[in-house]
Context: one part of a larger RNA
RNA sequence: AGUUUGUGGUGGAUGCCUUGGGUCUGGAAGUCGAAGAAGGACGUGAUUACCUGCGAUAAGCCUCGUGGAGCUGGACAUAAGCUAUGAUACGGGGAUUUCCGAAUGGGGAAACCUAGCUAGAUUAAUACCUAGUUACUCAGAACUGAAUACAUAGGUUCUGUAGAGAGAAACGCUGUGAACUGAAACAUCUUAGUAGCAGCAGGAGUAGAAAAUAAAUAAUGAUUCUGUCAGUAGCGGCGAGCGAACGCGGAAGAGCCCAAACCGACAUUUGUCGGGGUUGUAGGACAUUCUACAUAGAGUUACAAAAUUAGUGUAUAGAAGAACAGGUUGGGAAACCUGACAAUAUAGGGUGAUAGUCCCGUAUUCGAAAUGCAUCUAAUCUCUUGAAUGUAUCCUGAGUAGGGCGGGGCACGUGAAACCCUGUCUGAAUCUGCCGGGACCACCCGGUAAGGCUAAAUACUAACCAGACACCGAUAGUGAACAAGUACCGUGAGGGAAAGGUGAAAAGAACCCCGGGAGGGGAGUGAAAUAGAUUCUGAAACCACUUACUUACAAGUAGUUAGAGCCCGUUAAUGGGUGAUAGCGCACAUCUUGCAGUAUGGACCGGCGAGUUACGUUAACAUGCAAGGUUAAGUGGAAAAAAGCGGAGCCGAAGAGAAAUCGAGUCUUAAUAGGGCGAAUUAGUAUGUUGAUGUAAACCCGAAACCAGGUGAUCUAUUCAUGAGCAGGCUGAAGCUUAGGUAAAAUUAAGUGGAGGGCCGAACCGUAGUACGCUAAAAAGUGCCCGGAUGACUUGUGAAUAGCGGUGAAAUUCCAAUCGAACCUGGAGAUAGCUGGUUCUCCCCGAAAUAGCUUUAGGGCUAGCGUGUGAUUUUAAGUUAUGGGGGUAGAGCACUGAAUGUGGAAUGGCGACGCCUAGUCGUACUGACUACAAUCAAACUCCGAAUACCAUUAUGUAUAAUCAUGCAGUCGGAAUGCGGGAGAUAAGUUCCGUAUUCGCGAGGGAAACAACCCAGAUCGUCAGCUAAGGUCCCAAAACCAUGUUAAGUGAGAAAGGUUGUGAGAUUUCAUAGACAACUAGGAUGUUGGCUCAGAAGCAGCCAUCAUUUAAAGAGUGCGUAAUAGCUCACUAGUCAAGAGAUCUUGCGCCAAUAAUGUAACGGGACUAAACAUGGUACCGAAGCUACGGGUACGAAAGUACGUUAGGGGAGCGUUCUAAGGGCAAUGAAGCUAGACCGUGAGGACUGGUGGAGCGCUUAGAAGUGAGAAUGCCGGUAUGAGUAACGAUUCAAAGUGAGAAUCUUUGACGCCUAUUGGGGAAGGUUUCCUGGGCAAGGUUCGUCCACCCAGGGUUAGUCGGGACCUAAGGUCAGGCCGAAAGGCGUAGCCGAUGGAAAACAGGUUAAUAUUCCUGUACUAAACCUAUAAAAAGUGAUUGGAAUGACGGAGAAUGAUAGUAUUGACCACUUAACGGAUUGUGGUGCAAAUAUCAAAGUAGUUAUGUUGGCAAAUCCGCAUAAAUAAUACAAGAUAUGAUACGUAGGGAAAGCUUCGGCAAGUACUGAAUAAUAUGAUUUAUUCUUCCUAGAAAAGUUUCUAAACGUUUUAAUUUUAUGGGAACCCGUACCGAGAACGGACACACGUCCCCAAGAUGAGUAUUCUAAGGCGAGC
Repeated sequence: AGUUUGUGGUGGAUGCCUUGGGUCUGGAAGUCGAAGAAGGACGUGAUUACCUGCGAUAAGCCUCGUGGAGCUGGACAUAAGCUAUGAUACGGGGAUUUCCGAAUGGGGAAACCUAGCUAGAUUAAUACCUAGUUACUCAGAACUGAAUACAUAGGUUCUGUAGAGAGAAACGCUGUGAACUGAAACAUCUUAGUAGCAGCAGGAGUAGAAAAUAAAUAAUGAUUCUGUCAGUAGCGGCGAGCGAACGCGGAAGAGCCCAAACCGACAUUUGUCGGGGUUGUAGGACAUUCUACAUAGAGUUACAAAAUUAGUGUAUAGAAGAACAGGUUGGGAAACCUGACAAUAUAGGGUGAUAGUCCCGUAUUCGAAAUGCAUCUAAUCUCUUGAAUGUAUCCUGAGUAGGGCGGGGCACGUGAAACCCUGUCUGAAUCUGCCGGGACCACCCGGUAAGGCUAAAUACUAACCAGACACCGAUAGUGAACAAGUACCGUGAGGGAAAGGUGAAAAGAACCCCGGGAGGGGAGUGAAAUAGAUUCUGAAACCACUUACUUACAAGUAGUUAGAGCCCGUUAAUGGGUGAUAGCGCACAUCUUGCAGUAUGGACCGGCGAGUUACGUUAACAUGCAAGGUUAAGUGGAAAAAAGCGGAGCCGAAGAGAAAUCGAGUCUUAAUAGGGCGAAUUAGUAUGUUGAUGUAAACCCGAAACCAGGUGAUCUAUUCAUGAGCAGGCUGAAGCUUAGGUAAAAUUAAGUGGAGGGCCGAACCGUAGUACGCUAAAAAGUGCCCGGAUGACUUGUGAAUAGCGGUGAAAUUCCAAUCGAACCUGGAGAUAGCUGGUUCUCCCCGAAAUAGCUUUAGGGCUAGCGUGUGAUUUUAAGUUAUGGGGGUAGAGCACUGAAUGUGGAAUGGCGACGCCUAGUCGUACUGACUACAAUCAAACUCCGAAUACCAUUAUGUAUAAUCAUGCAGUCGGAAUGCGGGAGAUAAGUUCCGUAUUCGCGAGGGAAACAACCCAGAUCGUCAGCUAAGGUCCCAAAACCAUGUUAAGUGAGAAAGGUUGUGAGAUUUCAUAGACAACUAGGAUGUUGGCUCAGAAGCAGCCAUCAUUUAAAGAGUGCGUAAUAGCUCACUAGUCAAGAGAUCUUGCGCCAAUAAUGUAACGGGACUAAACAUGGUACCGAAGCUACGGGUACGAAAGUACGUUAGGGGAGCGUUCUAAGGGCAAUGAAGCUAGACCGUGAGGACUGGUGGAGCGCUUAGAAGUGAGAAUGCCGGUAUGAGUAACGAUUCAAAGUGAGAAUCUUUGACGCCUAUUGGGGAAGGUUUCCUGGGCAAGGUUCGUCCACCCAGGGUUAGUCGGGACCUAAGGUCAGGCCGAAAGGCGUAGCCGAUGGAAAACAGGUUAAUAUUCCUGUACUAAACCUAUAAAAAGUGAUUGGAAUGACGGAGAAUGAUAGUAUUGACCACUUAACGGAUUGUGGUGCAAAUAUCAAAGUAGUUAUGUUGGCAAAUCCGCAUAAAUAAUACAAGAUAUGAUACGUAGGGAAAGCUUCGGCAAGUACUGAAUAAUAUGAUUUAUUCUUCCUAGAAAAGUUUCUAAACGUUUUAAUUUUAUGGGAACCCGUACCGAGAACGGACACACGUCCCCAAGAUGAGUAUUCUAAGGCGAGC
């Protein structure tokens, strides 16, 4: 370390449970709201965070009933109380009911701010306070009242239970109105008048009393709903699809009122009111005649309208309500045993296990002070004439009916298109009229439009009451059984979880021990504590410890078969655990021709997770009835039931035809015949189950997209309004001045000047390059470097523009980390010819990867091939025989072409000759045609098989054929052999044909190896025989004979080569001596001739003779300058027997080179154990045989049983239901262990655990079976004790259980335009104190921005409101628009701007311009007292001025600050004094008074057509006089004998005796000059062009009005007093409090700005101050 056993941990499956859900049924109800709703905010308890209740009368108040003993909610506890004078509780009625919200006095960022009026209370008076009231619109009434005379518009007031808003995500009507989708594309069409949006209404709504339907020799008689008619008639790119009506059966039933004619009254240019009258066989008015007020009829939903009382019933609390005991077990009895009882009650629940008789209840019966509802009855009450005759006249709904054009609705898409509606243009008739009956016309029939009302039958269910379930049972059922629409996420619309169980009873563990605690061990409780607090049961993954066996030479899809040893001892079985060693053996699923595949999917375990349902169609089966079968809606009923009723309708019984029509026939035809389709030969129908299919999401998961309605400009783009920012340095435009210059200009120079999308360079903005980072410090950064940096600059705050859109210095850029069309929700389960997945068992059969067509090629349809059922038949296959047609293989060249040689050869070309166009000759040119020879062909054939195919014949049988019918799958194929095409006679290539195998096939062989060879697995056997292939070892089985090979050939390969070797054949030489070897010769003419410098056999050319000889080339090679020399051919000798050449052939050899390692027999090895031939044995498979078993078929004999897609059959198990019959505290389910049973899915039994339910049989119903879907949820591993811990300290002491990390001290280091000090936004208690250390803090922790408790924010002057206006928003009236709504005036809101006023010091643990001390100031609308003065005062909305404004630049005055120098003070130098030295200090506001730089400005008087009236004001004009004056930084004095400061410096008290208190109280000195110099003076000045808010406020003027000499009233001034409200105020403001998910190297507006260096806010160093980065 492995397997196994046991015990635990972790975890939360399983079982059981249910407070919660789901789906329905019946009843009742179907609204609430200005009398302030729905919904909220905030409060409310003795203690109170949440829920519930309630509202300042606040877990409640009053009253009337019920009820009868305890009570103060969930929810404990303590305290304090209430209750028989009736509490708590339940019900009826009433009171109270903060603030927001339609929200309504005005405003507003909902729950806040801020007014007017009336009254009250209070005060000296105002203010504060209390109560009421004040929005808009509409309707009605009254009053008033413009332009404009009457009038009207308008205004004001009163009245109104008027409207407004909410909801139930439902139902209704109306307006508007998609798209995905389907049509296998798409446009008409479809989806669909659906979804959505909007308006309006009711408990229902709509519709509705015929200008209807129909038409049959007839009829019906408002509407609505329903069954059927009927998937019919029709409509329809006549595609996909859409789809009536009449009629019939039912539910329910109900009919009425106006306008007009005419009459009357009142008005009087139109009229109003009353009577009358209301229809189609026309009616009414009108005229005439008759009748008439009751013992009558009707009535509260239409038809006229108010109702009241009583009774009855019912709703909202309630009341009565039968019957049991004992024993046993047990913690407990309801169990069991024994014996009883009740029952109009054995529904249900509870009680310590399962209860008719214990409790609550149940059957049955009874009940209401109060409020409501219903029906009927009664009473009161209210309303009401009816006919006939006549037909002259009048009336009977007008911009209507109808028509044209354009549309829409009707099932009906413009069609022959009636009918209905109408945007537009037109436009009748009048009862002798008019409309309709599907173009239109005639006849006929039906009706009477252009006014209105109307119950029921129908639709729906948020809430209430009662109940039900073959619905769920905590991953289920609602998202939610729990503080759930919560936590959490998002700017927002919106999205949206997880989480149940101790026990009968808390009896929730007193006490002791260990420990800082957490936790644990004892003790105790309990039936049980392994029921101990997320506690029932407690599975698996995973993690420990443990038992037995095994393991350190071993290579491993881990099992299986055999098996020694060791250990154990059973559901007693040839047992269990382990497993040395050996044989064989590459997971699963998917997709594929084919996967161990290095193709895809799964980390593991557990739970969840996919062919369902409805309605049609069709087939089979079952059942009923049968020439018939059957009901639907409805009715019925005691119930969500059934029986019964209900025959409308449907299917069948008759067909033929286009149809009329005829009919066992009919059609075709003039007719017959013939022929077609039928009859003859009848079985259907209803229901159920199963298969399949259609329509629906239709087996499950999955898009990118499309459309509708909303939400977003806190990011970012652009724009608008209002504010802010830019160290420092450089350059030096125009202009101007001076000088020169010119007639004057021009022009030149110097100076001045300070322009610029100018230059350098910080802040700031940006990001070209590079490195790092790239599971980051960071979802875009850091370091270095770089671009712009007075501008088309940057930035804050507030606002605008919105997706079919905006914005865009334009990049498809940006619009909240999202952009070629944002996000959210909905249509919606869009669609997906595509991918993935699809869950138990056994049995039988068993494919296809082909054809045709296809916007088709990875899809589909039909056929082919499979399967089930039924029927028929001896027909199939195979074989025999006979007969056929054929044009392939082959062959051939007769045709068509190709192609070679030879001979002949015309023609043509070329050359020569020729005067020539005549001709002749030549030709290494061409070559038809022809003869001979030899060839080639898929698209040649004079020929021509084998097979195959067709027919007949015989034989021959079968899971055979054929027919009918249900159900499929298949249309990607692959390799090999053979025949071919394409290709390169390449491919593991591609396309056909044919056969086999794989596919879908295991077994044996080929080392391994889908396809090759052998062979087709029903199961078992330690039997036998064989096939392919083998027999030396691995490894079962072998020997013999004859040859070959020597190469390890065997055991990879070609051309080519080979004197390797075997066999064969032909031929030459050879005892007259061959071949080889050795010895000798190899000569002469001659150095052949030529050539050559030379050429002598041997550079080259020509010739190549002759002689001698046994033989010898005018020379085979080497060699020389040329010779020479060597050698060969050839000859002789020696030797002595075979030698040479060529051809055919077997086996070898060379050719022969690759990448990790032999590596081209499977290895060892082999000379056979190689190769060839022959022989005889043996081994060898899941083949065959033998024996035994199973299943199917069959009467039996017997036969069959591989299998993917697929078809068929039979079963197992799970949950629930019914019936029957059982088990269970003496222990159910679940879990767990085991060696049992079954062919399998599975089923028992026993022990343990567990502690309350559960099996079995037979039927039934399904949310019914998981290993895979990058599945979902949870838990747990691995990686791994690995990466990381987000930018540097040390020491001592202290505290503490514990210290690198906390505190203190010391040392060291870091920041310096910041890591310092103040604010805004934002955050929202983080602030301070005490306590704590579980979690958070990337370590630690005694510490904390963490947890607990308590405390803390004080304003007339600071900021905001009670003031103003900008952009913009909202907008009374107004204009516009399908609706929603849009635009917009006055007004209002709206700061980032305008506008009155406070400073210094002190103080707290925590606040201070807020408290305290001191010293100030503001307003006047308020009140008041006193005093004085004046005559004018006076605008809330009038006039006027002011308020009131840009950029840049230059210079000036003064201050803060800083530096320097001196002086002074204190301490120190110093154990005493002094000198000396060193260090530090020498400060101070608002306000008031005075003075005042630079600069700017005039003042007064008079007149006056203007300023909508007036004006003394302004404007304008005229005149006079002047620097007196005003504004204003600042200075001085006062403020200040104060306060503050360096320094000095106690004590009480406490104490661990070190100290703390405490550097606290207290005390407390002293200044001048110089230099530099920001802010500021200053909205100044100069200059430039782009020409640079508004209103309030302030000042002033008069109008109306009031007042006019002094008070009674008006106004002003001074002083004193009163009064001076609401909100904010803590803290952070960032390398931990903001935005970035974090204690995040990022981002975020403004102000202050010490010293040295320096131009500088650059850079480096250093103060003050702050830090040392949480391993």